[in-house]
Context: one part of a larger RNA
């Protein structure tokens, strides 16, 4: 000098930031991922009308229409944590003639014909529950078949080029592979192929902690052939063959650790560190596995095993805060079971909108940084009181107080006050021209009756902490008497202690000041 700090004493305000470093310990409760009726069948229910009559019910028509269900997109983002991992995990630089990419943009071409189910609803039924079973019946942008389409696969004929394997491109033959509709008629969607953008995957060079009181390690091990698998290369996996591969330029083993941008310190070199913010990685009670999907081996999905907790009718079931709050425990120690989607962003939807503990705000905490205040001017050869002395006196506290004048930051009260909305949406208009820009009017603010402004009042509401032997700025008296105690080092205290305790005075910082811990 610094800190995500803690402890002691003290404490007026504002702005900005930060806030479980320990038990990746266990979690009550609420919320944190939904949206779409312009994909589908359609109900409960409500209103209106008609008919029947048992006069408050039934049937039909029209309008509106939850909840649940099928289907689509999302749930792989956003948010959390740092367990593991010494590794192509990360950083940096390359390569992929070895790869994928939903939504978005562009280009081209298509969308013809048919079929069978199933959830829901209804009936029956098992179970304490969670949850099922059977039958009947129904729809789709759900599912299946056929047609038509190739830069797909196989065979084959050329051309050009390169970086080994090869790449690009022009043809021929054969085989297989598509689709979906809705509509308010404006559109919105669907399929195939190609390109872009974005995001990812893989490989390699270099860099990246300690220990030799760890010296040898290795059998899918190292390489080859063939096959499988993958989006893709590869012992990634399998069979066979060979016997290799790594190592004092530190293999192997052990221990520790998320990496980086950065941050702290320092003139720098270096040393230390990896909170907040950003990028990457890993993980989601512990271990394993795959399914779906463009993308996961998936925090709030599935299955299996385990530990733990809960419910039970004892037969069987349910759960996963390292999301936001919050609770217990641990600890020196770390906050509210708050408000709003107004803005920004995300999901979905044609849109209005809906959802969003992301986010924006507020609450708590002197935890840190910055700023402001606790009054200003005048006022005595100097009050009272305190302390000290060489003591009728003097010194000091000290212009300090009193007193006079002034101000009102701040405070209290009252009143005003809409920046962040230039956006979205609705209506109209203009420009280009088919979705963009601009204008006018209306509408929408959690923070918040906040910031800010004005008026009134009145010095009013506001100073402590540590130190004073040397290092190190600041000295005397009393008490104590190697006791009580102090102490960072040197050291102080045994009767005149500037070093212990108190007082007066002083010094340094100041809403803080000291101590402890850690780093330079």
């Nucleotide at each position: 000098g610094a800190u995500g700090a803690a402890c002691g004493c003290u404490a007026g305000c504002g702005g900005g930031a930060g806030g479980c470093c320990u038990a990746a310990c266990a979690c009550a409760u609420g919320c944190a991922a939904g949206c779409c009726g312009a994909g589908c069948g359609g109900u409960a229910u409500a209103g209106a009308g008609u008919a029947g009559c048992u006069u408050g019910c039934u049937a039909c028509u029209c309008u509106a229409g939850a909840g649940a269900g099928c289907g689509g997109c999302g749930u792989a983002c956003g948010g959390g944590u740092g367990c593991g991992g010494a590794a192509c995990a990360c950083g940096u630089g390359u390569g992929c003639a070895a790869c994928c990419u939903g939504c978005c943009u562009u280009u081209a071409u298509c969308a013809g014909g048919g079929g069978g189910a199933u959830a829901g609803c209804c009936u029956u039924u098992c179970g304490a529950a969670a949850g099922g079973a059977a039958g009947a019946u129904u729809a789709a942008u759900a599912c299946c078949c056929c047609a038509u389409a190739a830069u797909a696969u196989a065979u084959u004929a050329g051309a050009u080029g390169g970086c080994a394997u090869c790449a690009u491109u022009u043809g021929a033959u054969a085989u297989u592979g598509a689709a979906a509709a809705c509509u308010c008629c404006g559109g919105u969607g669907g399929a195939u192929a190609a390109a872009g953008a974005u995001g990812g995957g893989c490989a390699c060079g270099c860099g990246c902690a300690a220990g030799a009181u760890u010296a040898g390690u290795u059998a899918g091990u190292u390489g080859g052939u063939a096959g499988g698998g993958u989006a893709a290369c590869g012992g990634c996996c399998u069979a066979c063959c060979a016997a290799g591969a790594c190592g004092a330029u530190g293999a192997u083993c052990u221990u520790u650790a998320g990496g980086g941008g950065g941050c702290c310190u320092g003139a720098g070199a270096g040393g230390g560190u990896g909170a907040u913010c950003c990028c990457c990685c890993a993980c989601a009670c512990u271990g394993g596995u795959a399914c779906u999907g463009a993308g996961a081996c998936a925090c709030g999905g599935a299955c299996c095993a385990g530990a733990c907790u809960c419910c039970u009718a004892c037969g069987g079931g349910a759960g996963g805060c390292a999301g936001c709050a919050g609770u217990g425990a641990g600890g020196a120690a770390u906050a509210u079971u708050g408000g709003a989607c107004a803005a920004u962003g995300g999901g979905u939807g044609a849109g209005a909108g809906c959802c969003u503990g992301a986010u924006c705000c507020a609450g708590c905490c002197a935890u840190c940084c910055c700023g402001c205040g606790u009054g200003a001017a005048g006022g005595a050869c100097g009050a009272c009181g305190g302390c000290c002395c060489u003591a009728u006196g003097g010194g000091u506290u000290g212009u300090a107080a009193a007193c006079u004048u002034c101000u009102u930051u701040u405070g209290u009260a009252u009143a005003g006050g809409g920046a962040u909305a230039a956006a979205c949406c609705u209506a109209c208009c203009c420009u280009c021209g088919u979705g963009a820009g601009g204008g006018u009017a209306g509408c929408u603010g959690a923070a918040g009756g906040u910031a800010c402004u004005a008026u009134a009042c009145g010095a009013a509401u506001a100073a402590g902490c540590a130190c004073c032997g040397g290092c190190u700025a600041a000295c005397u008296c009393c008490g104590u008497g190697c006791c009580a105690g102090c102490a960072g080092c040197c050291g102080c205290g045994g009767u005149a202690a500037u070093a212990c305790g108190g007082a007066g005075g002083g010094u340094g910082c100041a809403a803080g000041c000291g101590u402890u811990a850690u780093c330079c």
Small-subunit ribosomal RNA, 5' domain from an uncultured bacterium, 520 nucleotides, folded computationally. The coordinates come from a structure-prediction model, not an experiment, and the mean pLDDT is 81. It matches the Rfam family "Bacterial small subunit ribosomal RNA". The RNAcentral record of the full RNA draws on ENA, Greengenes and SILVA.